[in-house]
Context: one part of a larger RNA
RNA sequence: AGCAUUUGGUGAAUGCCUUGGCAUUAAGAGGCGAUGAAGGACGUGGCACUCUGCGAGAAGCCAUGGGGAGCUGGGAGCAAGCUUUGAUCCGUGGAUGUCCGAAUGGGGGAACCCAACACAUUUAGUGUUAUCUUUAACUGAAUACAUAGGUUAAAGAAGCAAACCUAGGGAACUGAAACAUCUAAGUACCUAGAGGAAAGGAAAUCAAUUGAGACUCCGCUAGUAGUGGCGAGCGAAAGCGGAAUAGCCCAUUUGUUAUUGUGAUAUAAUCAGAAUCAGUUGGAAAGCUGAACCAUAGUAGGUGAUAGUCCAGUAUGAGUGUUUAUUACAGUAAUAAUAGAGUAGGACGGGACACGUGAAAUCCUGUUUGAAGAUGGGGGGACCACCCUCCAAGGCUAAGUACUCCUUAAUGACCGAUAGCGCACAAGUACCGUGAGGGAAAGGUGAAAAGUACCCCGAUAAGGGGAGUGAAAUAGAACCUGAAACCGAAUGCUU
Repeated sequence: AGCAUUUGGUGAAUGCCUUGGCAUUAAGAGGCGAUGAAGGACGUGGCACUCUGCGAGAAGCCAUGGGGAGCUGGGAGCAAGCUUUGAUCCGUGGAUGUCCGAAUGGGGGAACCCAACACAUUUAGUGUUAUCUUUAACUGAAUACAUAGGUUAAAGAAGCAAACCUAGGGAACUGAAACAUCUAAGUACCUAGAGGAAAGGAAAUCAAUUGAGACUCCGCUAGUAGUGGCGAGCGAAAGCGGAAUAGCCCAUUUGUUAUUGUGAUAUAAUCAGAAUCAGUUGGAAAGCUGAACCAUAGUAGGUGAUAGUCCAGUAUGAGUGUUUAUUACAGUAAUAAUAGAGUAGGACGGGACACGUGAAAUCCUGUUUGAAGAUGGGGGGACCACCCUCCAAGGCUAAGUACUCCUUAAUGACCGAUAGCGCACAAGUACCGUGAGGGAAAGGUGAAAAGUACCCCGAUAAGGGGAGUGAAAUAGAACCUGAAACCGAAUGCUU
């Protein structure tokens, strides 16, 4: 030095675990906001770093209902206290609620600066004062009446929020194997607005010689008929089958909305809730052995290993009736625009229709024209006739449909710490970037801290040796298990 065996260090894989995630189902909720939101800043505890709660009345105050022995939130303790004269805790209602933020007295580089007026005042303080719209009143120019303007009052709006929805705007990459019509696509994105859904909606609709009978959504029809540099592609409808069904109004009795009263139903915290013992192994029994019991309850969970009968629950049942919602009836109030003309139709230019101007009907309209009046008018894919069918130019309408920031319950041939959300941990944190923005790593002692009294070495260290706890300390906090790479030690063999 090599090899082998044994034994350590380092290291963190693996195994086991789960506080956290992911997906889905059912039900709920589908909004909050000038009565100041969402989101924050700063404070607030006896000690107070962070999270949580709260707001100068500051981990809280008042009332009320529940509850019944412990409590003073978590990490995390010490001190001092509270509580059967019912605390802590849970439900409901109320009070307080700094500063910023739509932010609204003015300003401003958010959490800051500076006011005016009224009231009340020792200081302190409380309240009002933004803009726009509508309504009302008072004023009031050039300019006589007036109007514009001004002032005041009342009511409303404003901002935020995950997706879903409607409307107004609206790309490009890409595909066409290039590219221009076309496609991507009315997509992404921007803007406005609304609701728990939105939109649409009770035929001037279809059909075809039979008829159907609002709208919406789904499955077929059908990748069909068509459309298309007839390229790439785009792509129906009638009809059939389902889901769900609902019809009404426009001036005197109905609809809608709001509100009041009565009734019904559901809805809070909460409560009751069966039945097992002994022996044995073990640190510990829920394991094993033996003998029992309950079950409208043998779901999950916890307890020193695997528990129907220990805890907590479950099946089932009870109670209260706060609050809110739904619904029926009755009353009150508000509202409605009067049967649809600058409309239908035409021309020109565009757009939407599956349909690219085409034989191009139908729908919308920027410009310009412009009817009829139910003895009338529209449509039936150029157009005409016959026939059939419907009645535009006013309005409302539940359900079936779409979505999930969120709540509750539950489920999983979903993950198990390099996985699963980026985050199981003081994570949108640390850190990076001028900024928009980007964005981690990091879980596990033990059943219980019983977290090693005391002694010794050492520097009043670090670290270690005894002793002690514990089933175990090679479970000692750098803590379950503890692979490999890598680094040693001992022994043996070989050189």

Model confidence (mean pLDDT): 81 of 100. A computed fold for a 495-nucleotide part of an RNA from an Alphaproteobacteria bacterium, annotated as large-subunit ribosomal RNA, domain I. Its Rfam family is "Bacterial large subunit ribosomal RNA".